[in-house]
Molecule: transfer RNA
Organism: Cyphobasidiales sp. Tagirdzhanova-0007
RNA sequence: GGGGAAUUGGCACAGUGGUAGCGCGUCUGCUUUGCAUGCAGAAAGUCGGGGGCUCGAAUCCCUCAUUCUCCA
Numbered sequence: 001g002g003g004g005a006a007u008u009g010g011c012a013c014a015g016u017g018g019u020a021g022c023g024c025g026u027c028u029g030c031u032u033u034g035c036a037u038g039c040a041g042a043a044a045g046u047c048g049g050g051g052g053c054u055c056g057a058a059u060c061c062c063u064c065a066u067u068c069u070c071c072a
Stems, first nucleotide, its partner, number of pairs: 001071007010024002013021001018055001026042005048064005
């Protein structure tokens, strides 16, 4: 220098154009002498940044950033 992949709650991930989710974790309540377990509930996402297409974008296109990887 060229090709490919990844970026979504605190963490690890799903979601291929029509309401953003699961697990773990966190918080509150119940249970306990207390902790853990269990049960019930809650909070936490401008979906990496910017722009475009579309009635509608996490999803399609362009560009930038970061990380990984292959070739030279």